[in-house]
Context: one part of a larger RNA
RNA sequence: GGCGCAUGGGGGAUACCUGGGCUCUCAGAGGCGAGGAAGGACGCGGCAAGCUGCGAAAAUCGACGGGGAGCGGCACACACGCUUUGAUCCGUUGGUGUCCGAAUGGGGCAACCCGGCCGCCCAGUGGCGGUCAUCCUGUUUAUUCAGGAGGCGAACGGGGGGAACUGAAACAUCUAAGUACCCCCAGGAGAAGAAAACAAGAGUGAUUCCGCAAGUAGCGGCGAGCGAACGCGGAGCAGCCCAAACCGCCGGCGUCAAGGCGCGGGCGGGGUUGUAGGACCACCCGAGUGGGUGACGAUUCAAGCCGAAGCGCCUGGGAAGGCGCACCGCAGGGGGUGAGAGUCCCGUAGGCGUAGCGAUUGUCACCUGAGGUGGUAUCCUGAGUAGGGGGGGACCGGAGGAAUCCCCUCUGAAUCCGGCGGCACCAUCCGCCAAGGCUAAAUACUCCUGAGAGACCGAUAGUGGACGAGUACCGUGAGGGAAAGGUGAAAAGCACCGCGAACAGCGGGGUGAAACAGAACUUGAAACCAUGCGCCU
Numbered sequence: 001g002g003c004g005c006a007u008g009g010g011g012g013a014u015a016c017c018u019g020g021g022c023u024c025u026c027a028g029a030g031g032c033g034a035g036g037a038a039g040g041a042c043g044c045g046g047c048a049a050g051c052u053g054c055g056a057a058a059a060u061c062g063a064c065g066g067g068g069a070g071c072g073g074c075a076c077a078c079a080c081g082c083u084u085u086g087a088u089c090c091g092u093u094g095g096u097g098u099c100c101g102a103a104u105g106g107g108g109c110a111a112c113c114c115g116g117c118c119g120c121c122c123a124g125u126g127g128c129g130g131u132c133a134u135c136c137u138g139u140u141u142a143u144u145c146a147g148g149a150g151g152c153g154a155a156c157g158g159g160g161g162g163a164a165c166u167g168a169a170a171c172a173u174c175u176a177a178g179u180a181c182c183c184c185c186a187g188g189a190g191a192a193g194a195a196a197a198c199a200a201g202a203g204u205g206a207u208u209c210c211g212c213a214a215g216u217a218g219c220g221g222c223g224a225g226c227g228a229a230c231g232c233g234g235a236g237c238a239g240c241c242c243a244a245a246c247c248g249c250c251g252g253c254g255u256c257a258a259g260g261c262g263c264g265g266g267c268g269g270g271g272u273u274g275u276a277g278g279a280c281c282a283c284c285c286g287a288g289u290g291g292g293u294g295a296c297g298a299u300u301c302a303a304g305c306c307g308a309a310g311c312g313c314c315u316g317g318g319a320a321g322g323c324g325c326a327c328c329g330c331a332g333g334g335g336g337u338g339a340g341a342g343u344c345c346c347g348u349a350g351g352c353g354u355a356g357c358g359a360u361u362g363u364c365a366c367c368u369g370a371g372g373u374g375g376u377a378u379c380c381u382g383a384g385u386a387g388g389g390g391g392g393g394a395c396c397g398g399a400g401g402a403a404u405c406c407c408c409u410c411u412g413a414a415u416c417c418g419g420c421g422g423c424a425c426c427a428u429c430c431g432c433c434a435a436g437g438c439u440a441a442a443u444a445c446u447c448c449u450g451a452g453a454g455a456c457c458g459a460u461a462g463u464g465g466a467c468g469a470g471u472a473c474c475g476u477g478a479g480g481g482a483a484a485g486g487u488g489a490a491a492a493g494c495a496c497c498g499c500g501a502a503c504a505g506c507g508g509g510g511u512g513a514a515a516c517a518g519a520a521c522u523u524g525a526a527a528c529c530a531u532g533c534g535c536c537u
Stems, first nucleotide, its partner, number of pairs: 001536009015522001016486002020457002022454007029446002031152002039100003042055003046078001050074002061094006070082003105114003115132007134149005156187001157185005167174001171221001197204002208235005218226002239438003242382001246269005252263004274416001276381004280375005290368011304352003310325005326343002328332001334346003387411008397423001418433005473480002493521001496508004
């Protein structure tokens, strides 16, 4: 020096555990905000650094309800208090709520600085309270008054803009993709929606979503690739209102021979259609099952309340284990208790429960909504619209023979004897009525609440985060971003003595089932280090 064995040190793997996480399911909720949000700054405790809670009324104040013996958060000590005259705590609803922040009196390098006006207190240059941003709508003599908006929020929705990598084995049309991303807007959903639709000689009858049709018809440097519809089966079902003609009322303007005439506006009635409908004229009928709001009643939803049934012996530190004999069960889900408990505790099944909100439903009150037939002379039925030329875009359709729809530009009809469509175009035939609007449900999503589930993880896993984590730390900044869980059943957390400079450490001693469970605390692998012994060199 090496190897082996043993005993320790070192280290923190492994096993077990879980307060955290992950993915779903069923319900709920789907918003908060000028009544000042989200998010913060700074404060508030007897001692108070952090977290939590709260706001100068500051770990809180009031009322009502629940609850019933302890309580002053995490946080186990000290001090001082509160509480059966019902505290702490829980639910509901109020009060207070500094400063910043949409931030809104003005300013500003957020949490700071400086004002105007009014009122009260007042000796006061002081104190307290209120008010003063902008825009929109309505209104008014009057920026006078009233109402609204603004900002935040995980995904889902609609709209306005809109890539590239990539694929095509290069690349330009094409693809990726109307994706990512940016902006605007809305709601609990959003969008769409009541045929100028499809279809095809037969018919259907708004929209949305799912399955099929179908990877079909098609498109396509006919490459890569893109990719319908008809029809069928389901989910869910719901239909309506204006404009106009005509009638009435009230203003305005022009003109006038002062009788009127013309133009235009507001409000009310009327009316809403394509087998055309309506106005108008004539005749008939004149009806409240539908909708909205409110009141009352019922059901459901807080905190919470009731809630069955076990003893003995044995082992053990400890019984829930073993043995014996019982019991309950609409409860043998689950958690805890010194180990493995239906009958010990919390619970579970099953019942009960007030206020207020919401939902559902019933009754009542008020408001509100539907006509029919005939006539067809006249009037109305959405115009810079439809359509056309040019240029783009959307559709399964890349300009193609290219219909249909949308936008820009130049143009530009018809008026029911009318108009549009049925994939160039024309005719026949068929369908439909544009140029105004609204509309539940079936569909999408989950920041959040409750309950529940897992051939999900178990501390290098599972969220980045089980722990004072978006923290420490890094970066000028945008941003990046950790490590870190476990004594014991109970602190019973080692009184006392000794060694020592010692509040270090250790040895006695004590506690405990265990201290090689002693806080650097369950288990305690390997590397590595040391000591002893053996063998080899």
Molecule: large-subunit ribosomal RNA, domain I
Organism: Salmonirosea aquatica